[in-house]
RNA sequence: GGAGUUGAUUAGACAGUCGCCGCUUCAUUAUCUGCUCCUCAGAGAAAUGAGUGAAGGGGAGGAAAGUCCGGGCUCCAUAGGGCAAGGUGCCAGGUAACGCCUGGGAGGCGCAAGCCUACGACUAGUGCAACAGAAAGUAAACCGCCGAUGACCCGUAUAAACGAGAUCAGGUAAGGGUGAAAAGGUGUGGUAAGGGCACACCGCGCGAAUGGUAAUAUUCGUGGCACGGUAAACUCCACCCGGAGCAAAGCCAAAUAGGUAUUCAAUAGUACGGCCCGUACUGAAUUCGGGUAGGCUGCUUGAGCCAGUAAGUGAUUACUGGCCUAGAGGAAUGACUGUCCGUGACAGAACCCGGCUUAUCGAUCAACUCCUCUA
Numbered sequence: 001g002g003a004g005u006u007g008a009u010u011a012g013a014c015a016g017u018c019g020c021c022g023c024u025u026c027a028u029u030a031u032c033u034g035c036u037c038c039u040c041a042g043a044g045a046a047a048u049g050a051g052u053g054a055a056g057g058g059g060a061g062g063a064a065a066g067u068c069c070g071g072g073c074u075c076c077a078u079a080g081g082g083c084a085a086g087g088u089g090c091c092a093g094g095u096a097a098c099g100c101c102u103g104g105g106a107g108g109c110g111c112a113a114g115c116c117u118a119c120g121a122c123u124a125g126u127g128c129a130a131c132a133g134a135a136a137g138u139a140a141a142c143c144g145c146c147g148a149u150g151a152c153c154c155g156u157a158u159a160a161a162c163g164a165g166a167u168c169a170g171g172u173a174a175g176g177g178u179g180a181a182a183a184g185g186u187g188u189g190g191u192a193a194g195g196g197c198a199c200a201c202c203g204c205g206c207g208a209a210u211g212g213u214a215a216u217a218u219u220c221g222u223g224g225c226a227c228g229g230u231a232a233a234c235u236c237c238a239c240c241c242g243g244a245g246c247a248a249a250g251c252c253a254a255a256u257a258g259g260u261a262u263u264c265a266a267u268a269g270u271a272c273g274g275c276c277c278g279u280a281c282u283g284a285a286u287u288c289g290g291g292u293a294g295g296c297u298g299c300u301u302g303a304g305c306c307a308g309u310a311a312g313u314g315a316u317u318a319c320u321g322g323c324c325u326a327g328a329g330g331a332a333u334g335a336c337u338g339u340c341c342g343u344g345a346c347a348g349a350a351c352c353c354g355g356c357u358u359a360u361c362g363a364u365c366a367a368c369u370c371c372u373c374u375a
Base pairs, nucleotide, nucleotide: 001371002370003369004368005367006366007365008364009363010362012340013339014338015337016336017335018334020059021058023056024055025054026053027052028051029050032049035044036043037042061346065357066356068355069354070353071352072351073245074244075243076242080277081276082275083274086240087239088238089237090104091103092102093101094100105119106117107116108115109114120236121235125234126233127230128229142176143175144172145171146170149169150168151167152165154163155162156161184202185201186200187199188198189197203225204223205222206221207220208219209218210217211216249297250296251295252294259288261286262285263284264283268282269281270280271279304323305322306321307320308319309318310317311316341344
């Protein structure tokens, strides 16, 4: 100097003019609302809500997105048990919890820093692998190799014996071909030719010892061991596991027709996914027709944020101190001007929080790896 890997911060900045929403304080209005007296009506005090003005301070994200997981909260509900369905899948920790995070193990990729994993079980069972190929699982002979043994033929010398030949019977799965995958791999010996046929090493199964909480790693012993692959196929095993959702739910006000018809009814029915048991309650379901749908709460002080100290490899936990940081309600932060430069991307809360995933213009900082050059 270049190319990368990992982590963190930020999300255009400054100034001016007008405008929007909430909160706090002060002032003001008195039509409405609330309060008191009265009860046809009306009157009074006062300023709750509401209107207006001023001042102060505050006002969208790292993903607010997807609605994929986990919860808080609300209701079913006085509340359970089981089955089915569903979810997760190496080990140990963290957390309110998780399918998330942290640290390890194994396998794989990369020269490396690092990164990825839907990572339990195929001897519990069932299924699948088109075409090609001889054959796709206790599955096989297309081309090949052998032909020692039995047979054929020739020679020597009638037979026996010996020698040669190319075959038949027969043997074979090493070589070649097909395929994603073909009866573990390399080497040596042996064989008629071959084959774990035998041996050495590797692989695989089983057992033991050692280290480790464990997943697992190392070493030793033993067995020729091949009935392979696939579970992101059905399945088996281990663990987890009510439902619906702020359009949940609660309060106030108003209005109407507590209406018509049908079915089942205590040996019945209803009770927020299905079934059974249990518990509670006493009507339930369908149809026709009519009225109303306005306001308030829920709604933002939280498993909250920041800093320091201590423990821990780390996620995180504990203690101390500080801070309050949007609550709209058809949906609030917009418009204009000037300057600067990084030239502005993806993109707008709607009950709240912890994660994951996806989109994304850039800027800054730190650590680590590799290459080249110089000293």